A computed fold for a 75-nucleotide RNA from an archaeon, annotated as transfer RNA. Its Rfam family is "tRNA". The family's RNA type in Rfam is transfer RNA. The RNAcentral record of the sequence draws on ENA.
RNA sequence: GGCCCCGUGGCUUAGCCUGGCUAUAGCGCCUGUCUUAUAAGCAGGAGGUCGUGAGUUCAAAUCUCGCCGGGGCCA
Numbered sequence: 001g002g003c004c005c006c007g008u009g010g011c012u013u014a015g016c017c018u019g020g021c022u023a024u025a026g027c028g029c030c031u032g033u034c035u036u037a038u039a040a041g042c043a044g045g046a047g048g049u050c051g052u053g054a055g056u057u058c059a060a061a062u063c064u065c066g067c068c069g070g071g072g073c074c075a
Base pairs, nucleotide, nucleotide: 001074002073003072004071005070006069007068010027011026012025020058029045030044031043032042033041051067052066053065054064055063
């Protein structure tokens, strides 16, 4: 230098191919309940606009392009 893959709450992750339902689940966190107390269980809650910018579109996490970060292959 060329090519390919990945980036979604604190962590992991579904959704992306086929654009439109208010973006999903587990763990963690907070509150309550239970307990002598802790854990587990049960009930409720907070937390992300999807790496970033632009484009296409009535509409973008989803399609296109640039950039950033991580990984791999080739030279």